[in-house]
């Protein structure tokens, strides 16, 4: 500025940035009567009866004449220019008014406007005719100075300059007034004195005109422009120089220091801008300066225009008309339509300052001063102030305790700025003119100058300002509160509404959305948008880079260009320094000064970093001249040597392949494995010859050459370059290089020959889900040559060339000196090239580090976020491919670099684990239980979902459990709690009703002396209840990785950080167990141990246990008595710790063997889970935040549901049988449980089970009979004497109750099912297998689960490979971290953009056409007052109109260039 919200006052400023569109109305430039003449009105005087005449003053109309309108005022359109700024030049020039200094102002003439008569027009206007005046107008006279023409002198670079003469010609004027009254005159007057004019000259000041030197935008995808074009004579022309015009002559000019083309733009002082500076941005207000004035010519008045409010012409637009014709130009102030996000009053006064006219008075002035309107914007004030705690009320939040809003408020005393009202009142105003009065001047008491008094003049405006009154009364708002950025909480909202300037907020707990409170900022304004400059060193001149981030040209030569050794001399162009002129004014600083203060004003000063002149200085630069050897070149028929360097010619072996022939026979090749292919026409294999091309093993290397691409046998011949050694010559000859020329790998073009092998395309075989591929078999252009052509590579050291300076170590090529040696050679040393490893030093790091990416210097390229794109157009090179050059729109917010930590790899390297492998024995098939899916269904409640859901929550659903479904109930409630009223009752029971839960009805207190209490009911009331929902709000619990060996952490070092070291490394181990070593030392949480069992022992204990010795006793039986030895029990201890012994090992951890031992190297097994991970389970176990619901989602019942059932997965059982089944007999556990139990002996029952009840609250007494085992029988390989499902029946148990739906038992039946496909599980020892016991739940219900003991094995070479896992390493573009990331094509959808037949438009060149008005010229037979000859008619000169020509504006044709809009279709590119 502009938009929202919002708004008290004041002062000073500012106010169409857009359509230089278009304009209605009004004003904005006139005055002068002292230039002139005619008119009107008014008074007044004169003459006249009266009409009426005459005259004077005033004031006023239009015209003739002067001056002015050229300034003031507006806009920036055009202009890339001497426009503009700044400094010079005018010896090439103009200037009215205005000041000074001179000279003059004499005599005449002729018109002509008003005006009048008369005519034509609709107007606007006009024309004929007649009258008149000046300071309009035109001759004469005079005539300095000019001009012209000729002489001299000075100045200068030069004269058109300046002085000074000379003789001619040429050229002027205008009057108005004021005063006096000596003189003249009738008067006017003349006359004289003054003013204002007006001629000429001279000078001044201001003003302009014109040349010059520097500055003065972008774009090379605009590289060549120009015929008046550059110069010359000469001529015109201009105020004046010039190609400024014109003829003729030459043929030049501009330009990479960027011309010419397009594009964009008024300069500048300056600035309320930025910035430390340098710089960038901008040129609104003021001021200067320049163009313009409806668009486009043009000139004409005039000092001055080519003229905003002036003339003519075209043109477009608009009025206005009688249609014939005429008028206009607001980019002047207001003020209107438009446009536009947007910019004001059709105001007041000339009172002040100015301008313009006039002698003056004045008149005129939208210039100005004023006042209005807008918070535009600077500045200054106010909206009160001091006191006031029950910290009031209500508001917010709240852990409900209390916190904040807050002294805020209310009260209370005060002030009065500001508003209102009343009152008083300025400054701006003193010049001119007026009236006194003095001076001077004068003949003057006019006039004029000058000083003094005096009165009159004010738009603003009764306005600042001042005083009284009045009342806390009329005066606060914006925006913000996730971070950046200063300020936090509730309540809604629910990726939805919204927000956002970047990141980003929103998916139910949101400091980020919307409102509230609170607060935070800044205030009559806050905010938002928009430019701009700054941060940004992110265009780096001050001041950037360029190995890997964007960026060294593929290389080389070399021109313009820059840069450039060492001495000395001159010189002063750069450079420094004095002086002087400039650098308007305003601005900015600085002091002062005045509006109450500031902003604002005003003076003084500095400054204005330029720029010119001149005088000084020479150390650097430059420039001349010369000198010099160290850059640099050369130079010896070079003392030297080394090289895949280039070029061409010969040539040689080895291989490979053709052909020819011999030997020779069945396969060759081929490969993981084949096929295709060759091959009985004789392959391959071998052996002999001969032919053809290409390419050159071994040496051969971090070796050498080249500018770079390169380059590899041997021989010759031509040729180029470095190096080294020792002099030697020239004497700065250098270095670096845009543009120019060259060279320049592969592929690939053109063309002509060769083609042995390899070999894109192709073919057919193979691989594979697919192979347009890797693999094999063949095979074409091409690969070689030779000439043209092309010009790009990760053309690389990802590092342009030169040159100097800077510790060091070790190799290696070439050439050299020294020294020791008899030498060879070692050993030290110079120069040049090459590699490696390090120092300072640089680097964002990683690295580089005399070969530098380190210190510096010079010169060249280049580079500025990713993407679009190295593409699009446009040039321009090529035969073409395609190369060079080289963009914008759109789009992202990141793209990238180095490094770190992790994760991952079908990366490596160590190790480990029933991970594989070696075994055993299941699972997948059957039938059967049990858990999921799935479906159904009123309900089949929920939950869990890879491993780590699926015999899981549930250690046990008939009812109840119960969460689910139907019906029926109640609604302070089925359980609790608290206040308050009311009540004696409620509950048992009894009676009816009901499916029952309930409902009605009956019967009906206790303590206390009371007050009252207790117990319980109602009825109100505040809570209540929820297995409703969110485990992605949560606590606690659990799972898993994983009993895997890790996971940290303090100091300290290292690093610019991230981080690393430690913990890595050599050894070990079941382990980050240990040792050792080390910029580490030490800790901790894990590991081990410490803890339970189990295995041995020793000591104590000794019933309920136990029974060697002892007695008694039984059919036996520790049964008794006794005993505690032994088992046992349970207590406390002993033991095992690589302690011994030998080897290995590094003299260490450790590992192997051994001994002794019940037991040997963590004995076996529990237990015990590190930081962590998986938003892993659980809101239904508990709790709990929110949220949701309150006659229901709560609760109470009766039934039903969870149990269904085409189907489909786990997980289990029994089994398919003879290592079995049956039958009969008989042997041995352990570990648990029991009193609401266990339940023995005994009794019926086949049996489940049943009656009865001993003992036992347990080492006593039950459950309880262990089973397989093991002896004896039988069955004989059959769907069976295997299996036991399914069904029938008949029964028994629990329980209210077994229909849906329990278990068990007799007989009866007697289904799948002959060892299970693909895959798939578990176990490494008292393990698997197999076999039974018991126990929690539990009224009953076990094939599940958790225990306990019996028998009791097999097999592990081994770590290649499947799975998990631990360490180091490596590469990553992953980091919700390979279930990762990502690429292209297709399909929508959208945006911008290019190409296009073509179609429309701006600008603009050439040619020709056309040619208005005008000036110039030419001509002017028409017409013509002034001069001149002439009596006169008339004739000269002059001058019009006309006419022709030159130019030339608008407009036409006809071709060009250019830029932009559109376009069917196509292209790719964004984005989703």
């Nucleotide at each position: 500025a502009a938009c929202g919200c919002u708004g008290g006052c004041g002062g000073c400023a500012u106010g169409c940035c857009u359509a230089a569109c278009a304009c209605a109305u009004g004003c904005a430039a006139g005055u002068c009567g002292a230039a002139c003449g005619c008119g009107g009105u008014u008074u007044c005087c004169c003459c006249g009866c009266a009409a009426g005449g005459g005259g004077a003053a005033a004031c006023u109309g239009a015209g003739u004449g002067g001056c002015g309108a050229a300034c003031g005022g507006g806009u920036g359109a055009g202009u890339a220019a001497c426009g503009c700024g700044u400094g010079u030049g005018u010896g090439a020039c103009c200037u009215a008014c205005c000041u000074c200094c001179g000279a003059g102002u004499g005599g005449g003439g002729a018109a002509u406007a008003a005006c009048g008569u008369c005519c034509c027009g609709a107007a606007a206007g006009g024309g004929a005719c007649g009258c008149u005046a000046a300071u309009a107008c035109c001759g004469c006279a005079u005539g300095a100075c000019a001009u012209c023409c000729u002489g001299c002198c000075c100045u200068u670079g030069a004269a058109c300059g300046g002085g000074u003469g000379g003789a001619g010609a040429u050229c002027a004027a205008a009057g108005c007034u004021g005063g006096g009254g000596a003189u003249c005159g009738c008067a006017a007057g003349a006359c004289c004195c003054g003013g204002c004019g007006c001629u000429u000259g001279a000078a001044g000041a201001g003003g302009g005109g014109c040349c010059c030197g520097c500055g003065u935008c972008c774009g090379a995808u605009u590289a060549g422009c120009u015929a008046g074009u550059u110069g010359g004579u000469g001529a015109g022309g201009u105020a004046a120089c010039g190609g400024c015009u014109c003829a003729c002559c030459a043929a030049g000019g501009c330009g990479a220091c960027g011309a010419u083309c397009g594009g964009u733009a008024u300069c500048c002082g300056g600035c309320g801008c930025u910035g430390a500076g340098a710089g960038g941005g901008c040129g609104g207000a003021c001021g200067g300066a320049c163009a313009c004035a409806c668009u486009g010519u043009g000139a004409c008045u005039g000092a001055g225009a080519c003229a905003c409010g002036g003339c003519c012409c075209a043109g477009a637009c608009u009025c206005c008309u009688a249609c014939g014709g005429g008028a206009g130009g607001c980019a002047g102030c207001a003020g209107u339509g438009g446009g536009g996000a947007a910019u004001u009053g059709u105001u007041c006064a000339c009172a002040a300052u100015g301008g313009g006219c006039g002698c003056a008075a004045g008149c005129c002035u939208g210039a100005u001063g004023a006042c209005g309107c807008a918070a535009u914007g600077c500045c200054g004030c106010g909206u009160g102030g001091a006191g006031g705690a029950u910290g009031a009320a209500g508001g917010u939040c709240u852990u409900c305790g209390g916190a904040u809003u807050g002294u805020a408020a209310a009260c209370u005393c005060c002030u009065g700025u500001u508003g209102c009202c009343a009152g008083g009142c300025a400054c701006g105003a003193a010049u001119g003119g007026c009236u006194c009065c003095g001076a001077c001047c004068u003949a003057a008491c006019a006039c004029g100058u000058c000083a003094g008094a005096g009165a009159a003049u004010g738009a603003c405006g009764g306005u600042a300002c001042c005083u009284g009154g009045u009342g806390a009364g009329g005066a606060a708002g914006c925006c913000c509160c996730g971070g950046c950025u200063a300020a936090c909480u509730c309540u809604g909202u629910g990726c939805c509404a919204g927000c956002a300037g970047c990141c980003g907020c929103g998916g139910u707990a949101a400091u980020a959305c919307a409102g509230a409170g609170u607060g935070g900022g800044c205030g009559a304004g806050c905010g938002u948008u928009g430019u701009u400059c700054g941060c940004a060193a992110u265009u780096a001149c001050u001041g950037g880079u360029c190995g890997c981030a964007a960026a060294g040209u593929c290389u080389g030569c070399a021109u313009a260009g820059g840069c450039a050794g060492u001495c000395c001399g001159c010189u002063a162009a750069g450079u420094c320094g004095a002086a002087c002129g400039u650098g308007a004014u305003a601005c900015u600083c600085c002091c002062a000064g005045g509006c109450u203060c500031a902003a604002u004003c005003u003076g003084g000063g500095a400054a204005c970093u330029g720029c010119g002149u001149c005088c000084g200085a020479u150390a650097c630069u430059g420039g001349c001249a010369g000198c010099u050897u160290u850059g640099a070149a050369u130079c010896c028929a070079g003392g030297g040597a080394g090289g895949a360097g280039c070029g061409a010619u010969g040539u040689a072996g080895a291989a490979g392949u053709c052909c020819a022939g011999g030997u020779g026979u069945a396969g060759c090749g081929g490969g993981u494995g084949a096929a295709u292919g060759c091959u009985g026409a004789g392959a391959u294999a071998u052996c002999u010859g001969c032919a053809g091309g290409a390419a050159u093993a071994u040496c051969g290397a971090u070796c050498g050459c080249g500018a770079a691409u390169g380059a590899g046998g041997c021989u010759u011949c031509c040729u180029g370059g470095a190096c080294c050694a020792a002099g030697a010559u020239u004497g700065a000859c250098g270095c670096u290089c845009a543009g120019a020329c060259g060279c320049g790998a592969u592929a690939g073009c053109u063309a002509c020959c060769c083609u042995a092998g390899g070999c894109a395309a192709c073919g057919g075989u193979a691989u594979u889900a697919u192979a347009u591929a890797c693999g094999a078999c063949g095979g074409u252009a091409g690969u070689c040559c030779u000439a043209c052509g092309c010009c790009u590579a990760a053309a690389c050291g990802a590092u342009g060339a030169a040159u100097g300076c800077u510790u060091g170590g070790u190799g290696u090529g070439g050439c050299g000196g020294g020294u020791a040696u008899c030498g060879a050679u070692c050993c030290c040393u110079g120069c040049c090239g090459u590699g490696c490893c390090g120092a300072a030093g640089c680097u964002a790091a990683c690295g580089c580090a005399u070969u530098a990416a380190g210190c510096a210097u010079u010169c060249c390229g280049c580079c500025u976020g990713g993407g679009g794109a190295g593409u699009a157009c446009g040039g321009u090179c090529g035969c073409a491919a395609g190369g060079c050059u080289g963009a914008a729109a759109c789009u992202c917010a990141a793209a990238g670099g180095a490094a770190u930590u992790g994760a991952c790899g079908g990366g490596g390297g160590c190790c480990c684990g029933c991970a594989c492998a070696a075994g055993c024995g299941g699972u997948g098939g059957a039938g059967c239980a049990u858990g999921u899916g799935g479906u159904u269904u009123a309900a089949u409640u929920c939950g869990a979902c890879g491993c780590a859901a699926c015999g899981c929550g549930a250690a046990g659903a008939c009812c109840c459990u119960u969460a689910c479904c139907c019906a029926g109930g109640c609604u302070u409630g089925a359980a609790c709690u608290g206040c308050a009223g009311a009540u004696g009752a409620c509950a048992u029971c009894c009676u009816a009703c009901g499916a029952a839960a309930g409902u009605a009805g009956g019967c009906u207190u206790c303590c206390g002396c009371a007050a009252g209490g207790a117990c319980g009911u109602c009825u109100g009331u505040a809570g209540a209840g929820g297995u409703g929902c969110u485990g992605c709000a949560u606590g606690g619990c659990u799972g898993u990785c994983g009993u895997c060996a890790g996971c940290u952490c303090g100091u300290g070092u290292c690093g610019u950080g991230a981080g690393a070291u430690g913990u890595u490394g050599g050894g070990u181990u079941a382990a980050g167990u240990c040792c050792c070593g080390c910029a580490a030392c030490g800790a901790g949480c894990g590991c081990a141990a410490c803890c339970c069992u189990u295995g041995u022992c020793u000591u104590c204990u000794g019933u309920u246990g136990c029974c060697a010795u002892c007695a008694g006793g039984u059919u036996a039986a520790g049964c008794u008595g006794g005993g505690c030895a032994c088992u046992c029990u349970g207590a406390a201890g002993a033991g095992a710790c690589u302690g011994c012994c030998g080897g290995u090992g590094a003299c260490a951890a450790c590992c192997c063997g051994g001994a002794g031992g019940a037991a040997g190297g963590u004995g076996g097994g529990g237990a015990u889970g590190a930081c962590g991970u998986c938003a892993a389970g659980u809101c239904a176990g508990c709790a709990u935040g929110g949220c949701c619901u309150u006659u229901a989602u709560g609760u109470c019942u009766g039934g039903g549901g969870c149990c269904a059932c085409a189907c489909a997965c786990g997980u289990g059982c029994u089994a398919c049988a003879a290592u079995g089944g049956c039958c009969g007999g008989u042997a041995c556990a352990a570990a648990c449980c029991g009193u609401u139990g266990c339940g023995a002996u005994c009794c019926c029952g086949c049996g489940a089970g049943g009656g009865g009840g001993a003992g036992c609250u347990a080492a006593u007494c039950g459950g309880a009979g262990a089973a397989a085992g093991c002896c004896g029988g039988u069955c004989u390989c059959a769907g069976u004497u295997c299996g036991g499902a399914u069904u029938g029946u008949a029964g028994g148990c629990u329980g209210c109750a077994a229909c849906u739906c329990g278990c068990c038992u007799g007989c009866a039946u007697g289904a799948a099912g002959u060892u299970g496909g693909a895959a798939u599980c578990g176990c490494u020892a008292g393990u698997a297998a197999u076999c039974g016991c018991g126990g929690a739940u539990c009224a009953g219900c076990a094939c599940g689960c958790c225990g306990c003991g019996g028998u009791g094995a097999a097999u592990a070479c081994g770590u290649u490979c499947c799975c998990g896992g631990g360490c180091c390493u490596u590469g990553u573009a992953c980091a919700c971290a390979c279930c990762g990331c990502c690429c292209g094509u297709c399909a929508c959808a959208u945006c911008a953009c290019g190409a296009a037949a073509g179609c429309c438009g701006g600008c603009u060149g050439u040619a020709c056409u056309a040619g208005a008005a005008g000036u110039c010229g030419c001509u002017g037979c028409g017409c013509u007052a002034a001069c001149c000859c002439g009596c006169a008619a008339g004739g000269g000169a002059g001058g019009c109109a006309g006419g022709c020509g030159c130019c030339u504006a608008a407009g036409g044709u006809a071709u060009g260039g250019u830029c932009g809009g559109u376009g069917a279709u196509u292209g790719g590119g964004g984005u989703g």
The RNA shown here (small-subunit ribosomal RNA) has 1472 nucleotides and comes from an uncultured Acidobacteriota bacterium. The RNAcentral record of the sequence draws on Greengenes and SILVA. The coordinates come from a structure-prediction model, not an experiment, and the mean pLDDT is 83. It matches the Rfam family "Bacterial small subunit ribosomal RNA". Gene Ontology terms of the family: structural constituent of ribosome and ribosome.